[in-house]
RNA sequence: CGCGGGGUAGAGCAGCCCGGUAGCUCGCCUGGCUCAUAACCAGGAGGUCGGUGGUUCAAAUCCACUCUCCGCAA
Numbered sequence: 001c002g003c004g005g006g007g008u009a010g011a012g013c014a015g016c017c018c019g020g021u022a023g024c025u026c027g028c029c030u031g032g033c034u035c036a037u038a039a040c041c042a043g044g045a046g047g048u049c050g051g052u053g054g055u056u057c058a059a060a061u062c063c064a065c066u067c068u069c070c071g072c073a074a
Base pairs, nucleotide, nucleotide: 002072003071004070005069006068007067010026011025012024013023020057028044029043030042031041032040050066051065052064053063054062
C1' cells in the first nucleotide's frame, strides 16, 4: 500500500440493510423489603452515536473525507 470487519451511557451489546422520540443487560445512585448484607421490588442519573463536512423537513442510519482498533493478504 490492498481487502474485510468494528467504534453507540462506566462495561458488554442491539438499533444502521429499508432515515422519523436513542434502547437492552450488568454496574452506579435513591427508596422499599431485612436485625443486617445479598437477593428481590420501585424509581432515577448518565450517551455531541469516533471526528469533520454534505444531502434532507428530519441523519446513529444515506454520501464524501478523516482518526482509531482487529483480522486477512502481500